[in-house]
């Protein structure tokens, strides 16, 4: 200098751990849609399954004898009759070759079964070895001889083949002779090596060759060396997984001696001897051909072992030797087994893991091609030459790389389509069309190679080049919710589907499917498997373990790891020069050739590694001899429930005895079983027996740990202080291994007071195999012996060192001294400062922090499982260690926020409970709701917070529901076109709607208008969806006191402070403190009514004083009441105590009113997908002679019944009759209605007054006073029913109110339960209004009379704030176990 990328997903949120998954890259690949050209490369991964058919190793007549055929030259039978023709035969020359020799058939070529092994890879040895062809050098080839194929005849046989009988040759094949020089054996000399032992030299014995052919050039042959090449064997070091494989091995280790080999060696034999392997992993079991490399990757690493190269192994399965220079031999040869062919049934033949090619197998892998033209390829030959499915090439496959094209410029009226759309528009999209142009590929014509080095081209009339012509013959695949580049529209409606993860689809899906439109690669594009990365998730580089997995219950101690202070040596690690290797291909960099690039070819680097050899000596190691700080020892103290074992004491349980002494005792929450009148319990004598030791005691003390407690005494281990006498590294940790190891549990023997698994009663409770009582067996106690487990924990291994104080407490020792106190070791505790940490916590005698400290243990996502196995090991059992997989999940977990809850704490409120009054729940009716019922009972409201609720009023109407008639441009609103000219009244049909008939008939000259009629756009929906909305509602939490910013501080961060704290308050009301300071939305005031007081104004109100009257009637008069307007006051201001000198609280004074005077309006950030699509608006869906209009009739009122709310009661605080007071806030002209008449009465008939402080509704009731019931289903209650009226109204049958007279039901105070109220309030009492023709027990208001209680906050409901736990976040109505479906 270069190199190193992250991301989704566990939650409401964070941050940490940890897994799962995506993006990268690559592949002999599959599969789907799709496919122009060329180039280089590739191409049975599976059945080492099986194989038709043709190839694929032959050559050489110049080794040899024949054989056959041709040539020539000679011979020349018989015949023909003489020209010649020619059998035979003989030489010699060619040709072709069965046989015999020779060389090659051990190379090429395939394949990956086998193999965990010196097979591979790398570096050495061979003094222990061998090599044909080939090269050098030397010598050298004398002479003999005896066979056999082939041939000839013949046996046997279907073949295949075998055999006799007779003849023959050689470079076959075998003696002998020669030996320079080799071997072998003996015994000597010099030299030399790392052992064994090698070389050299001379001597003696000894022992073994050869082939010939020739064209005469030669070519071969034999011995020996020696070189070359190729090969053997050894050695070092590497080379996969399993320990649930822990022991293995008998030729096994090793000797002697022998044999065997090219050669060492138990290789192979005899015999002695008893040894070798292994936890550094033997054996054994699976699983694998090894390397160069190739794939990934920053690198280390992991994967991988196809093509290319190199070694190995095999060669239908096992065995085996022959020949050979070289096999134990792919295309040789015996044998055995299988399997296929043949056969005459007696025999026989085969071997594609050569090349093509079959069949099968299987997601899948190719022509039964051409050539030897190239490779100075291979093999035979002297050579021509032959052979060569080695190899050159060609064919098939988009299998893979890489390269070209499929068209470029221009061209906006932004054309048609198309898609969307807010109907304006937008998008496809310069894209098309149009112009102009060019021709690279494929098509045509033509020409036409390099590869050849003398002949020789299979690829090939190929590359390539030229010409002409045409834009023409050549674009698909995946995607488009995040990760991840790209959106709309439609159909679908938890369906159909999609999915790598997280997750999408139950009616507006950017996520299924299609459509447009985008995004990406592109002749490919996805998608399937695999491999590396990503993933520091097996961590050497480079993690981790107190709470995520993850510290062995603890100790000694082996093997191995590591180890103090000097000196000296040495040179194993280590460093550092030289050298040898590290085959080519591959890779990196420079260049070169095909137009480029793929892809080639050439130089360089790299090849991190082995080996040799010089050298360096600080570390490490090693060795020697020292040191004393580390570890021991001795000496002198001294503490302490530390261990064995022995004896030995009091309390206190329970029994036992003898009293005393009477009905309960005990036991619970309450109870009951139990025990007691045969005398318990209680109390007290005396006696037994087992077990545990109060008080001291403690956050204390001993011990490795499990553990250890009365007191006394025996043996004992250990640690501490003190001294600095001794030893001299002798230390530390510890894989197996020993021994200790709480309780329960097991065996044997004793013991046995209490307690007390199991049992058994009794209670609890749906049930109770439990909590809970009463009993009560193992057991708990002791000896002996087993078990080996615990939340055996400080969830924290052991050792050393060093790192800030501070403040208890236990042992020791010094100073200092009455204590107090200071110093120092050695324990044991708190808090806290660095640092550390995911946080939370740790944090100096005692880390979870520091020393890149050493050393053994464990853990790699959750369930499955600490579980299975005729698995080891232990154990009498129990059961302990040791420890899987299959299938399954996206997560499973830490710690920490905020928040909800909690039969969890504190505070503290509210008619929440207590305290009280009236109720409700029983009765009848009213009214709403359910459910039945129906043709329809229209629809909505559903715990609080729906149910006298929308409905401030359902007889038609309303109405939205049902029958039945009827209308289709419409009952309603807009535009256009034609046509036509009224609406309305009247009459007849009808149940109306409506139909039909007469009549009437505006302005304007006309056009034309209103109105009507036909068409066409449209209208219309109380149809759906409150879970698409908007608006509004709930007085839901809740009139609760919260809810929030902003800076700013702290945390990695969710978050947290501020809003906690101490106080006060109705109040996050205000005050002190505070890492806060401020600020907002709520609270409080501001507004409105009631309450005192003034001021103004008086009419329709008012009337003290004057006058007047029946009467505020009237004159007058503002004073007072009362109406309107305005203003005043109340603020803890003021006094006295209490508080913290405060905020405030108590009291008290004044005051109409006192601490918010009373009541109302007002409702904070949210929540509850809460109500309403039927007030209204509104996306979107659906209906269109109807789901839309109209119309009559009927339903909403229907009743075996539940339930809410109300009203009357159920009587003497009452009924009921007569007399008699006193409101207030309201309405009033299609309206209230005064007075008068008629009626018993509802009412009716006249009729004044009054759009109102004036007139009227309007007689207020309860109350008072008198009178009567006399406790009774009644003089109480009025329900139902009858009959006789009145009113509204088109019209009261269904279905309205009210009146009179009759009838007179249930009810005699209400069960479990529940509801309202806290002062002019509850009760009780009557009066008024919306709404309304008419109908009010409901609602919304008025006002008269007017109580009781509230000890207090233990409980029951909701709330508030603080602060715990939490597996809860849809937030306790959760979450979740088991069982069953």
């Nucleotide at each position: 200098c270069c190199u190193u990328a992250g991301a989704g997903u566990u939650u409401g949120a964070u941050c940490c751990u940890g897994g799962c998954u995506c993006a990268g890259g690559a592949u002999g690949u599959u599969c789907g849609c799709u496919g122009g050209c060329g180039g280089c490369g590739u191409g049975c991964c599976u059945a080492a399954c099986a194989c038709a058919u043709g190839c694929a190793a032959g050559u050489c007549g110049a080794a040899c004898g024949g054989a056959u055929c041709c040539a020539u030259a000679c011979u020349g039978a018989a015949a023909c009759c003489u020209a010649g023709u020619g059998a035979u035969g003989u030489a010699u020359g060619g040709a072709u070759u069965a046989g015999u020799g020779g060389c090659g058939g051990a190379c090429g070529g395939g394949u990956g079964a086998g193999u965990a092994a010196c097979g591979c890879g790398u570096g050495g040895a061979u003094a222990a070895c061998c090599u044909g062809c080939c090269g050098u050098a030397u010598a050298c080839a004398g002479g003999g001889g005896g066979a056999u194929a082939a041939c000839a005849c013949u046996u046997a046989g279907a073949a295949a083949u075998a055999g006799g009988u007779g003849c023959u040759a050689a470079u076959a094949c075998c003696g002998c002779a020669u030996a320079a020089g080799c071997g072998c054996a003996c015994g000597g000399u010099u030299c030399c090596g790392c052992a064994u032992g090698g070389a050299a030299c001379a001597g003696u014995g000894u022992g073994a060759a050869a082939a010939a052919c020739u064209c005469c050039g030669g070519u071969g042959g034999u011995a020996u060396a020696c070189g070359a090449u190729g090969g053997a064997u050894c050695c070092g070091c590497g080379u996969c997984u399993g320990a649930u494989u822990a022991g293995c091995c008998a030729g096994u280790u090793g000797g002697u001696g022998g044999g065997g080999u090219a050669a060492c060696g138990g290789c192979c034999c005899a015999c002695c001897a008893a040894a070798g392997c292994g936890a550094c992993g033997a054996u054994c079991a699976g699983u694998a051909g090894c390397c160069g490399g190739c794939c990934u990757g920053a690198g280390a690493g992991g994967g991988u072992g196809a093509a290319c190269g190199g070694c190995c192994a095999c060669a239908u399965u096992g065995g085996g030797a022959c020949u050979g220079a070289g096999a134990c031999a792919c295309g040789g040869c015996c044998c055995a087994a299988a399997c296929u062919c043949c056969u005459a049934c007696g025999g026989g033949a085969g071997g594609c893991a050569g090349c093509a090619g079959u069949g099968g197998g299987g997601a899948a892998u190719a022509u039964u091609g051409c050539a030897c033209a190239a490779u100075g390829g291979g093999g035979g030959g002297a050579a021509a030459c032959c052979c060569u499915g080695a190899u050159g090439c060609a064919g098939c496959g988009a299998c893979g790389c890489c390269g070209c094209g499929u068209g470029a410029a221009g061209g906006a009226a932004g054309a048609a389509g198309u898609a969307u759309u807010u109907c304006g528009g937008u998008a496809u999209g310069u894209a098309a069309a149009c112009u102009u142009c060019u021709a690279u590929c494929a098509g045509c014509a033509g020409g036409g190679a390099a590869g050849a080095a003398a002949g020789u081209g299979a690829c090939g009339g190929u590359a390539c080049c030229u010409g002409a012509c045409u834009a023409a013959g050549a674009a698909g695949c995946c995607c488009c919710g995040g990760c991840u580049a790209a959106c709309u529209a439609c159909g679908u409606g938890c369906c159909a589907g999609c999915a790598g993860c997280c997750g999408c689809g139950g009616u507006a899906a950017u996520a299924c499917g299609u459509a447009g439109g985008g995004g990406g690669c592109a002749a490919g594009c996805g998608u399937u498997a695999u491999c590396c990365g990503g993933a520091u998730u097996u961590a050497c580089u480079g993690g981790g373990u107190g709470u995520a997995a993850a510290g062995g219950g603890a100790g000694c101690g082996u093997a191995g790891g590591c180890g103090g202070c000097g000196a000296u040596g040495c040179a194993a690690g280590u460093c550092a020069g030289a050298a040898g290797u590290g085959a080519a291909a591959g890779c990196c960099c420079g260049g070169g050739g095909c137009u480029c690039a793929a892809c080639u070819c050439c130089g360089g680097g790299a090849c991190u590694g082995c080996u040799u050899u010089u050298g360096a000596a600080a570390c490490u190691g090693u060795a020697u001899g020292g040191c004393u700080a580390g570890a021991u020892u001795g000496c002198a103290g001294g503490a302490g429930a530390g261990g064995c074992a022995a004896g030995u004491g009091g309390a206190a349980u329970u029994c036992c005895u003898a009293g005393u002494g009477u009905a309960g005792c005990g036991g619970u929450g309450g109870a009951a079983u139990g025990c007691g009148u045969a005398g318990a319990u209680a109390u007290a004598u005396g006696g037994a027996a087992g077990a545990a030791c109060a008080c001291c005691g403690a956050u204390g003390g001993c011990g490795a740990a499990g553990g250890c407690a009365g007191c006394u005494c025996u043996c004992u281990g250990g640690g501490c202080c003190g001294u600095c006498a001794c030893u001299g590294a002798c230390g530390c940790u510890g894989a197996g291994g020993c021994g200790c190891g709480a309780a329960a549990g097991c065996u044997g023997g004793g013991g046995g007071a209490g307690c007390g698994a199991a049992c058994a009663a009794a209670a609890u409770u749906a049930g109770a195999u439990a909590c809970c009582c009463u009993g009560g067996u193992a057991g708990u106690c002791c000896c002996a012996g087993c078990c080996g487990u615990a939340a055996a924990c400080c969830a924290c291994c052991g050792a050393a060192a060093a790192u800030a104080g501070g403040u208890g407490u236990g042992g020791g020792g010094g100073g200092a001294u009455c204590c107090c106190c200071c110093c120092u070791c050695c324990g044991u505790g708190c808090a806290g400062c660095a640092g550390c940490c995911a946080a939370a916590a740790c944090a100096u005698u005692u880390a979870a922090g520091u020393u890149u400290c050493c050393c053994g243990g464990c853990a790699u996502g959750g369930g499955g499982a600490g579980u299975a196995c005729g698995g080891g090991c232990c154990g009498c059992a129990a059961g302990c260690u040791u420890a899987a997989a299959a299938c399954u999940c996206a997560a499973a977990g830490g710690a920490a926020u905020u928040g909800a809850c909690g039969g969890g704490g504190g505070c503290c409120c509210g008619c929440a409970c207590a305290a009280g009054c009236a109720g409700c729940g029983g009765a009848g009716c009213a009214u709403g709701u359910g459910g039945c019922u129906u043709a329809a009972u229209u629809c909505g409201a559903a715990g609080c917070a729906a149910c006298g609720c929308g409905a401030a009023g359902a007889a038609c109407c309303u109405u939205a529901c049902c029958a039945g008639g009827g209308c289709u441009u419409g009952a309603c609103a807009u535009g256009c076109g034609c046509c036509u000219g009224a609406a309305g009244c009247c009459g007849c049909g009808g149940a109306g709607a409506c139909g039909c008939g007469g009549u009437g008939g505006c302005c304007g000259a006309g056009a034309g208008g209103a109105g009507g009629g036909c068409g066409c756009g449209c209208a219309g929906g109380u149809g759906g969806u409150g879970c698409a909305u908007g608006g509004c509602u709930g007085u839901u939490c809740g009139u609760c006191a919260g809810c929030u910013c902003g800076u700013g501080u702290c945390g990695u961060g969710a978050g947290a402070u501020g809003u906690u704290g101490g106080g006060u308050u109705a109040a996050g009301u205000c005050c002190c403190g505070c890492a806060a300071c401020g600020a907002g939305c709520g609270c409080a005031a501001c507004c409105c009514c009631c309450g005192u007081c003034c001021c103004g104004u008086g009419u329709u109100g008012c009337c003290a004083g004057c006058a007047u009257u029946a009467g505020g009637u009237u004159g007058g008069g503002g004073a007072c009441u009362c109406g309107c307007g305005g203003g005043a006051g109340a603020c803890u201001g003021c006094c006295g105590g209490c508080g913290u000198c405060a905020a405030g609280c108590c009291g008290g004074a004044g005051g109409a009113a006192g601490g918010u005077g009373g009541g109302g309006a007002c409702g904070a950030c949210g929540u509850c997908a809460a109500g309403u699509c039927a007030u209204c608006a509104u996306g979107c869906c659906c209906c269109u002679u109807a789901u839309g209009c109209c119309c009559u009739g009927g339903g909403c009122u229907g009743c075996a019944c539940a339930c809410g709310u109300g009203c009357u009661a159920c009587a003497a605080u009452g009924g009921c009759c007569g007399g008699u007071a006193c409101a207030g806030a309201g309405g009033g002209u299609u309206g209230c209605c005064a007075c008068c008449c008629c009626g018993c009465g509802a009412g009716g008939g006249g009729g004044a007054g009054c759009g109102g402080a004036u007139c009227c509704c309007g007689g207020a009731a309860a109350g008072c006073c008198g009178g009567c019931c006399c406790c009774a289903g009644u003089u109480c209650g009025g329900a139902u029913c009858g009959c006789a009226g009145g009113c509204u109204g088109c019209a009261a049958c269904c279905c309205g109110c009210c009146u009179g007279c009759g009838u007179g039901a249930a009810g005699c105070c209400g069960g479990a339960g529940u509801u309202g109220c806290u002062a002019g309030u509850a009760a009780u009492c009557g009066c008024g209004g919306a709404u309304c023709a008419g109908c009010a027990c409901g609602c919304c208001g008025c006002g008269g009379u007017g109580a009781a209680u509230a000890c207090g906050u233990u409980c029951c409901c909701g709330g508030g704030c603080c602060u715990u736990g939490u597996a809860c976040a849809c937030a306790c109505c959760g979450c979740c176990c088991g069982u069953c479906a």
About this RNA:
Predicted 3D model of a 1381-nucleotide RNA (small-subunit ribosomal RNA) from an uncultured bacterium. The sequence is in RNAcentral, with records from ENA. The coordinates come from a structure-prediction model, not an experiment, and the mean pLDDT is 83. Its Rfam family is "Bacterial small subunit ribosomal RNA".